[in-house]
Context: one part of a larger RNA
RNA sequence: CUGGGUGUAAAGGGCGUGUAGGCGGGUUUGUAAGUUGGAUGUGAAAUGCCGCGGCUUAACCGCGGAGCUGCAUCCAAAACUACAGAUCUUGAGUGCCGGAGAGGAGAGCGGAAUUCCUAGUGUAGCGGUGAAAUGCGUAGAUAUUAGGAGGAACACCGGUGGCGAAGGCGGCUUUCUGGACGGUAACUGACGCUGAGGCGCGAAAGCGUGGGGAGCAAACAGGAUUAGAUACCCUGGUAGUCCACGCUGUAAACGAUGGAUACUAGGUGUGGGAGGUAUCGACCCCUUCCGUGCCGGAGUUAACACAAUAAGUAUCCCACCUGGGGAGUACGGCCGCAAGGUUGAAACUC
Repeated sequence: CUGGGUGUAAAGGGCGUGUAGGCGGGUUUGUAAGUUGGAUGUGAAAUGCCGCGGCUUAACCGCGGAGCUGCAUCCAAAACUACAGAUCUUGAGUGCCGGAGAGGAGAGCGGAAUUCCUAGUGUAGCGGUGAAAUGCGUAGAUAUUAGGAGGAACACCGGUGGCGAAGGCGGCUUUCUGGACGGUAACUGACGCUGAGGCGCGAAAGCGUGGGGAGCAAACAGGAUUAGAUACCCUGGUAGUCCACGCUGUAAACGAUGGAUACUAGGUGUGGGAGGUAUCGACCCCUUCCGUGCCGGAGUUAACACAAUAAGUAUCCCACCUGGGGAGUACGGCCGCAAGGUUGAAACUC
């Protein structure tokens, strides 16, 4: 390379948006680039193949034939692809009506709790553990009552509930704002799918500048435990955790499962709609669309399992894998303030 693969064996990019490219719905007309048929020319000789022949045979050589799967030109065909024109509405989008939601950003507000401060009551302990001690307390602690300060997080509701592309999102109110869904069928008329690069977003930790700092708590200190204890347990405690702006760009960024479309038994929950039946009405029941779970048949699978939310049956596009270690290392490039990230070998060895 031809292949074969990617839930767990090596392998799905963390996620989106979109450029080039690849691929792409129905009808119809034309063109003839691809495609198909025919003709002509060319495709040197030698070699190779088939047949016949010459050296006693063979190697070797001679003659003949087919072939040389190709290229060019011309003629023809028009099913498929392509291109050009016309047209359609089911793909896609827009409009209108409607309800759901921790989707995002800003501002304001609230109560519970912890801590601290002030004052009152009150007196000898409190705290902590397996047991203790360090620690706090007669300079009045712990407990309790009242008032105040400040920061962070939002019990119950809460739910294999909801929303978001992913990361993620949870007190209440309000302003701005994104998306999805159901119904309708008025409009556009293939405007679509995917997407190398690019660009953007991206938990936690970490970094820069400036704030903030209640609780918690790497580091650190002390007390225990222990043979030791640079730990587990305890008492403290600084970065950090919080806010603003900027950087970093990684995670078991997981469903360890890329995206899109279509098709392929059922059963049972649950969230958001719509229609119907019934009813005084709300339920209930039936149908249907979208989401989210469980069970399960065919099929798939090495097995486990997956099974309309596929790991089934197919098509299109991207990413990635190709024995273990060396190694996600070295070198170089790019990015970063740094930490480091990204791209990513080889020798050697089994």